[in-house]
Context: one part of a larger RNA
RNA sequence: GCCUACGAGUUACCUUGUCAAGCGAGUUUAAGCACUUGAGGUGCGCAGGCGAAGCGAAAGCGAGUCUUAACAGGGCGAGAGCUUGAUGAGGUAGACGCGAAACCGAGUGAUCUACCCAUGGGCAGGUUGAAGUUCCGAUAAUAUCGGAAUGGAGGACCGAACUGGUAAACGUUGAAAAGUUUUCGGAUGACCUGUGGGUAGGGGUGAAAGGCUAAUCAAACUCGGAGAUAUCUCGUACUCCCCGAAAUGCAUUUAGGUGCAGCGUCGCCAAGAGUGUGUCGGAGGUAGAGCUACCAAUAGGGCUAGGGGGCUUCACCGCCUACCAACCCCUGAUGAACUCCGAAUGCCGGCACAUUGCAACGGCAGUGAGGCGAUGGGUGCUAAGGUCCAUUGCCGAGAGGGGAACAACCCAGACCAUCGGCUAAGGUCCCGAAGAGCGUACUAAGUUGAGAGAACGAAGUGGGGAUGCAGUGACAGCUAGGAUGUUGGCUUGGAAGCAGCCAUUCAUUUAAAGAGUGCGUAACAGCUCACUAGUCGAGCGUUCCUGCGCGGAAAAUAAUCGGGCAUCAAGUACGCCACCGAAGCCAUGGAUUCGCAAGAAUGGUAGGGGAGCAUUCCAGGUGCGCAGAAGAUGAGCUGUGAGGCGAGUUGGAGCGCCUGGAAAAGCAAAUGUAGGC
Numbered sequence: 001g002c003c004u005a006c007g008a009g010u011u012a013c014c015u016u017g018u019c020a021a022g023c024g025a026g027u028u029u030a031a032g033c034a035c036u037u038g039a040g041g042u043g044c045g046c047a048g049g050c051g052a053a054g055c056g057a058a059a060g061c062g063a064g065u066c067u068u069a070a071c072a073g074g075g076c077g078a079g080a081g082c083u084u085g086a087u088g089a090g091g092u093a094g095a096c097g098c099g100a101a102a103c104c105g106a107g108u109g110a111u112c113u114a115c116c117c118a119u120g121g122g123c124a125g126g127u128u129g130a131a132g133u134u135c136c137g138a139u140a141a142u143a144u145c146g147g148a149a150u151g152g153a154g155g156a157c158c159g160a161a162c163u164g165g166u167a168a169a170c171g172u173u174g175a176a177a178a179g180u181u182u183u184c185g186g187a188u189g190a191c192c193u194g195u196g197g198g199u200a201g202g203g204g205u206g207a208a209a210g211g212c213u214a215a216u217c218a219a220a221c222u223c224g225g226a227g228a229u230a231u232c233u234c235g236u237a238c239u240c241c242c243c244g245a246a247a248u249g250c251a252u253u254u255a256g257g258u259g260c261a262g263c264g265u266c267g268c269c270a271a272g273a274g275u276g277u278g279u280c281g282g283a284g285g286u287a288g289a290g291c292u293a294c295c296a297a298u299a300g301g302g303c304u305a306g307g308g309g310g311c312u313u314c315a316c317c318g319c320c321u322a323c324c325a326a327c328c329c330c331u332g333a334u335g336a337a338c339u340c341c342g343a344a345u346g347c348c349g350g351c352a353c354a355u356u357g358c359a360a361c362g363g364c365a366g367u368g369a370g371g372c373g374a375u376g377g378g379u380g381c382u383a384a385g386g387u388c389c390a391u392u393g394c395c396g397a398g399a400g401g402g403g404a405a406c407a408a409c410c411c412a413g414a415c416c417a418u419c420g421g422c423u424a425a426g427g428u429c430c431c432g433a434a435g436a437g438c439g440u441a442c443u444a445a446g447u448u449g450a451g452a453g454a455a456c457g458a459a460g461u462g463g464g465g466a467u468g469c470a471g472u473g474a475c476a477g478c479u480a481g482g483a484u485g486u487u488g489g490c491u492u493g494g495a496a497g498c499a500g501c502c503a504u505u506c507a508u509u510u511a512a513a514g515a516g517u518g519c520g521u522a523a524c525a526g527c528u529c530a531c532u533a534g535u536c537g538a539g540c541g542u543u544c545c546u547g548c549g550c551g552g553a554a555a556a557u558a559a560u561c562g563g564g565c566a567u568c569a570a571g572u573a574c575g576c577c578a579c580c581g582a583a584g585c586c587a588u589g590g591a592u593u594c595g596c597a598a599g600a601a602u603g604g605u606a607g608g609g610g611a612g613c614a615u616u617c618c619a620g621g622u623g624c625g626c627a628g629a630a631g632a633u634g635a636g637c638u639g640u641g642a643g644g645c646g647a648g649u650u651g652g653a654g655c656g657c658c659u660g661g662a663a664a665a666g667c668a669a670a671u672g673u674a675g676g677c
Stems, first nucleotide, its partner, number of pairs: 001677006011093010022083001026050003032044004054061002064076004096235002099232001103225006114199009123189001125158003128154001132150007162186003167182004201217001203213003238612006248261005262367002264364004273356010288341001289339002295335002299331004304325001306324002308321004370395010400411003415590004420586003426580003429564003435577001437576007456551002460548010477535005483508003488502003514529001518527002591602004613666001615663010631650003636645003
């Protein structure tokens, strides 16, 4: 992992609904007894229960009673419907099943290990050389000092046994539930060790690590209380049909739980109501807009109170001011907590039409972690697949087609069947169903066709406007000229068109030629330009607006448009005609539900409701079987399905069907249990 068997809403009592049947002011038996092959059957059993009357604390009274002084008022009642069974749900019980860590009680353990007690055992070899003693020397002398010899101390040294376990590797389904190899600490001691004995679970023991206390220790193990408790996790078994949620509000020692409400379903009630569309009538201060219409914010100017500064003066006056600045005027410019204004929607109501089990009440729920998209906002960075609200769609609980793939984006809501048709989104060169479709243009970047991309840059190219030059010859090219006073003056080492400064920067010769446009020289020289002529022969410049493109533009596979490829088979602008394409729509056949019919409906998680299948046993009825029951296998037939029937083969003794009843009544999952492979 698979297969087989087993494996989870039960039972009792009480409460409350629903349904069914009998009898009804009643209803019903319980234990037990009798009968029967037998039963939960039949008969007896009427004890008892529930109901038929309540009120009051009670005495008590009674369709009333209690309160009270009350005949008032008020409270609770009466003006009738029950009972038995089945079933939904709740309560009390283990209460759908499995699952803790723990708590308590009584016992069992110190053969492991910790410490202690008693009594035994063990420590190769080598080294060092304490005290003491003796002798010698020193000394006036010593119990002092020095030396030698002797001596043999030590939680002394080195190092086996022994004991430990430092480092590394190996081992990690091991040789081993702690080891092996190499290495390393102690090794006469607080040493190691044998045997016997002691201390016991909130207790022991501990050179103390929460260590050890039998491979178990922040409280051992065994059995019991015990089915502890588990707002938690997992699992919870046949079929078909109808409807179908929620992830919100309030509260909560509450936040992953629960209560009430909301939303679902079933029943009851029945048109009193709901929904949609149209129309009419309302309330309102949002979007927008506006502000000499208020409040608040606010730039510049004008005019000019007030203030500051300056001038003047003995003082008062007076004057000036690019300072601050109210009111007023002109122009500009704001506001979620501003409003002179002010929608669309939405909301409320009347009417008309259409349509519908709408509200209330009662039974049973589930939900109370939501998510994404769009729109209006708060928060955040106008960040987030962020977070918090509102309105709405979808996913959730929704399959199908498109989007390469992709819960929620686009299209579209799947009763079943069909080798029929039409369309949606999206597509039509090939992969791959359908157009290498048609027309007029633009784009040339393979831009784009799966993201966005700016400032800025450019004789890319299409369209349009304005303006200048041009057969009296433009623009570009080519040929020739481009001179003289003069090297202008100044400056300077030099400054000659061309470092710099100055200048009405002049004048001459000219077709034209600057006191010089740019290279260049130390300075000259040289080249060139402006300008002119000739040649040539038709358009040439400047500027603005606009369409599409280019650069700007960086990520790790050649590495992608889904791919191939494509200059259209791409994109853009304006047009046209076909076709493909879904579980949409239509057609044909069929099923179920609702409905008189016509016809309509039939996606679905949690969940509510309905109808059935199968298994075992029982009762009554009815059948089959050694001329072959059950079981096994099984071609084939049949039902929407759970399922049913079934020839033949096997098997060898019991079994079915109908109508009811009762349950140890259906397995794929629970790291389910046991067995097998």
Background:
The part of an RNA shown here (large-subunit ribosomal RNA, domain II) has 677 nucleotides and comes from a Bacteroidota bacterium. Lineage of the source: Bacteria > Pseudomonadati > Bacteroidota. The prediction has a mean pLDDT of 82.